[in-house]
Parts: sequence; structure tokens; C1' cells
RNA sequence: CGCCGAAUCCCGCUUGGGAGCGGAGGAACCAUUGUUCUGGGGUGAAUCCACGUUUGGACGGGUGAUGCUCCUUGCCACCCGAACCCGUCAGCUAACUUCGUAGGCGUUGCAGG
Repeated sequence: CGCCGAAUCCCGCUUGGGAGCGGAGGAACCAUUGUUCUGGGGUGAAUCCACGUUUGGACGGGUGAUGCUCCUUGCCACCCGAACCCGUCAGCUAACUUCGUAGGCGUUGCAGG
């Protein structure tokens, strides 16, 4: 300096507070016509299907620090499709309540080993 992500900024500094951004719970109306072990649900792009395996398809997401382009875009190329949490419980949802503000990676220059 840039990328994924909500995850940045400001104040204070005796372990904190605020703004912004992001998430959850929570009426009426509406929806559900059922629910109750075949448990259910949440964050997130990270799901579904096929397959004996390898793997493939559908679909979802990201990047291109000048890729091409007819330039609010499309094409092309290269990647990702994880992980974690709640704890038998939650549809939507005004008021209201509450939580997070991490982590990871890359480019260029300088110095050292």
C1' cells in the first nucleotide's frame, strides 16, 4: 500500500466508553395446518445432487495494483464452497432487550540474518 471479512474511527487509559458498521431475540397483522428424536435453530458464499472409488454437475462467493471489452456491463483467467455456535428452544416482527467490532493473506521498498 492492497485483499477476504461487520470487524473501522475517536476519547480515555486502573482492566473502559462512544460513533459507525454487523448479528440475535422480541407484538399486532400475516404466515405455518401442524409440532413433538427422523430433534430444531443461528453466523457465514460455504449448499444440493449424482457416483463403488477417483470425481463430476447444478448453484453460491471472491480477486484481476490497469487481463479483454460494445464499459452502470459482459467475457476471460485464477481461486473458495470452510469452520464454529445455541442446547430441546426461537417464523415474520414495531417498541424494547442483547451481542460482535476478530482473524488471516498479499504487493512494493529499506534493513538485518
Molecule: c-di-AMP riboswitch aptamer (ydaO/yuaA leader)
Organism: uncultured Alicyclobacillus sp.